[in-house]
C1' cells in the first nucleotide's frame, strides 16, 4: 500500500514543552492565548486480535492494537415522510481492527 471482512448512538484527561491552529478533504458548525495542534510523562476507556468458557447481547486485561470535544460534529450523492422546520433510510468517502497479497 491493494483487497475482502467486522465495527463506527456508548465510553474515558490531568500536568510540563512549545506557541497558533485544529477538528481527513469542501461548506457549515465549532474549538483555541482561560494555550488549540503536536511530542512527553502518569493516568482512563474500550474489547478488534489473542486467553478462558462454550453459544450465553459469556468471563478476564497480562500481551499487541485502537480511542480519551461535539453521533465519524453535522451536511454533501439517492430516497421516503412533512406544507416548511425536521426526522429516517441508503450509498461514497473516511477511522479502527483481523485476514490476505
Nucleotide at each position: 500500500u491493494u483487497u475482502u471482512c467486522a465495527u463506527c448512538a456508548a465510553g474515558a484527561g490531568c500536568a510540563g514543552u512549545c506557541g497558533a491552529g485544529g477538528g481527513a478533504a469542501u461548506g457549515g458548525c465549532c474549538u483555541u492565548a482561560u494555550g488549540a495542534c503536536a511530542c512527553u510523562g502518569c493516568g482512563g476507556c474500550a474489547a478488534c486480535c489473542c486467553c478462558c468458557a462454550a453459544u450465553c447481547g459469556g468471563g478476564a486485561u497480562a500481551g499487541g492494537u485502537g480511542c480519551c470535544a461535539a453521533g465519524u460534529c453535522c451536511a454533501a450523492c439517492g430516497g421516503u415522510a412533512a406544507g416548511u422546520a425536521u426526522a429516517c433510510c441508503g450509498g461514497c468517502a473516511g477511522a479502527u481492527g483481523a485476514a490476505c497479497g
Predicted 3D model of a 101-nucleotide RNA (SAM riboswitch aptamer (S box leader)) from Megasphaera genomosp. C1.
Model confidence (mean pLDDT): 82 of 100.
Rfam family: SAM riboswitch aptamer (S box leader). Rfam describes the family as follows. The SAM riboswitch is found upstream of a number of genes which code for proteins involved in methionine or cysteine biosynthesis in Gram-positive bacteria. Rfam 15.1 lists 9,625 matches to the family in 4,158 species.